[in-house]
Context: one part of a larger RNA
Formats: sequence, C1' cells, structure tokens
RNA sequence: UUGGGCGUAAAGCGUCUUUAGGUGGAUUUUUAAGUAUGUCAUUAAAUCCCAGGGCUCAACCCUGAAUAGGCGGUGGAAAUUACCAAGCUGGAGUACGGUGGGGGCAGAGGGAAUUUCUGGUGGAGCGGUGAAAUGCGUAGAUAUCAGAAAGAACACCAACGGCGAAAGCACUCUGUUUGGACGAAACUGACACUAAGAGAUGAAAGCUAGGGGAGCGAAUGGGAAUAGAUACCCUAGUAGUCCUAGCCAUAAACGAUGGAUACUAGGCGCUCUGCGUAUCGACUUGUGCAGUGUUGUAGCUAACGCGUUAAGUAUCCCGCCUAGGGAGUACGUUCACAAGAAUAAAACUC
Repeated sequence: UUGGGCGUAAAGCGUCUUUAGGUGGAUUUUUAAGUAUGUCAUUAAAUCCCAGGGCUCAACCCUGAAUAGGCGGUGGAAAUUACCAAGCUGGAGUACGGUGGGGGCAGAGGGAAUUUCUGGUGGAGCGGUGAAAUGCGUAGAUAUCAGAAAGAACACCAACGGCGAAAGCACUCUGUUUGGACGAAACUGACACUAAGAGAUGAAAGCUAGGGGAGCGAAUGGGAAUAGAUACCCUAGUAGUCCUAGCCAUAAACGAUGGAUACUAGGCGCUCUGCGUAUCGACUUGUGCAGUGUUGUAGCUAACGCGUUAAGUAUCCCGCCUAGGGAGUACGUUCACAAGAAUAAAACUC
C1' cells in the first nucleotide's frame, strides 16, 4: 500500500493565476517501453511446505519431490496505456451579434441630517436616567427663524434581487476599462483538468509620512450604581474612523462544505438571455441555456440534515487530519519599521 477520513466529532490553504509533476476526448497507422503470455537460465546448502523412512514415540535426523515470487535472456500477441504519423469536432479557445450588471478606476454634481459660527424672536431652564448627578445655561442656553461653513454617510427604491476569484461593491451623471451568460456556427484543432514551489490579491484593527477632523469613539477625566466596580449606565473626550502614498497578511476570511468532468425523479419561485404562442400594443402562455432560491424522491448520513448548486453515484489532481492538555507554544529559520506573521517540536501529564 491492498484497506480510513475532512458540513457540525481532528481535518478544505481566505481567494485567484500559473511552472514542474500527475491525469487526460474520438478515428486510422507505426513501434513494442508498460501489459498479458510461451520458453530457457538463475535464485548455494540448511530452514519452511509435501511424500516416505530411522531413533520404542516425539523433539531430532535421513531421502526424495515441488509451487509461487524475484532478476535476466529469448519467441510470438497488439485489445489496452505509452510512442510515431495523419486526419476529426463533441472538450477548450478565437472572431462575430445584440444584451444585462451596486464589477474596477477617475472626474463632476446633489439633497436630507448632524455639529459649529453669525444675526433675529424669546426669557429659565435644558440635557440625561431605572432614579439621579457630573455637564450646558441670565456673559441669554434649550426651543424657533434666516444665513454661512465643514466633514462623513448616502433614507425611500431594496428584494428570498444583481455583480465580482475572494476580500467586497449602492445618491446621481459622465468618461474609461475588465470579466460573464446567451445566440449563431466562421476559424483553430485536444491547444484540456489540477496544481508542490512561485506570483498576485486580501475586511477590520495596527504602523510610517503628509493632509483632514462633523458625528461616533478604544485610552483617559468626571458623575452614578456597587461591599468593591480598573465594567455595564451617564457626561466630556485623545488616538482612530476619512483622503493620498507605502507597509502589515490576519478573521466564525463560513456554505464552518477545494477544483474539474459525467450521470441520477419531480414540484414551486426569481434574474439574464434565446425560440415559439398571443397581440396594433401592453398583458397571456409553452419551452431551451446559464445563474440564484425553496420543497422534496432515490441514495447517503452517527444523527442533524444533504438531496441535479449533493454531504448521491464515479474518475482525476491538490491541500489537510491521526486522543485531550502542554501548544499553534519553545527553539531555530524566513518575512516585517514595529506590532507580529509563517513554519513548527519535545519533556511532562492524563
């Protein structure tokens, strides 16, 4: 290894691209490396197994026979894997057609709200809580009207909806740019799948430099509550949150479910797109493809549940797991400005 697993028990890398490697559609031909097969040689003796025999039996000893397997030579076979050559179009891709989208980037514009400032009215409270107090207010607050400024976020539409590899993406308009699905069938002709290593991207928090700073708000001050209260509640409030440039590389980065292909009942929705039906048109109605939901058969599952978007039935490739704790820690190494990240034990204990 034959012969275990990974939704929730330990276990799917956060995600994508790609190198080596592994695997790979269908037709005809070549070769004969793998493969299956015939034969030859070898695989010392002892041992093991089998058949006899000898010690009174047995252990033990003697004689004889034999397979499988291994390595090597040689002969023929050619279905299959591989190789050679040629052609194919179903996989894959290119070009074409119209289409939908909060996909990305950049620029411009907008209104509501909040806070602050200025001015008017007004004249004693406001605010806050379970109840209060700190706090704000006769130097005129709260409230209300008018004006101005600033920063951040975009109500309704809004959805079980859309897009993106994931992280994620939503006020409106413009520019630019990328990927997808569908249709038709012109072109290439297996160009494919997966992917160690490598590269790219990666919420929030955090870091560096320069801006910005309305609201919120770690830290911190104060007020309460409490036996205490380094908390929950209240009042203030710094970093931060925002922008530009560069780091960091982690999340319950979750569908706790890696990717690809094929097959295996249906019912009911939604989205994009095509073909019919209906029609002046809008409605109506059937159906194909792709996506996204819900319910459910067979089957699977320890159960929960999954169920054509599988956790079903199969194949290929990668990653990962092997009792709990010690420990995702120590040491070493690599990376990082740092914080730390990645890799990753053992003693001991049970």
Record summary: This is a predicted structure of a 350-nucleotide part of an RNA (small-subunit ribosomal RNA, central domain) from Chenopodium ficifolium. The RNAcentral record of the full RNA draws on SILVA. Its mean pLDDT, the model's own confidence on a scale to 100, is 86.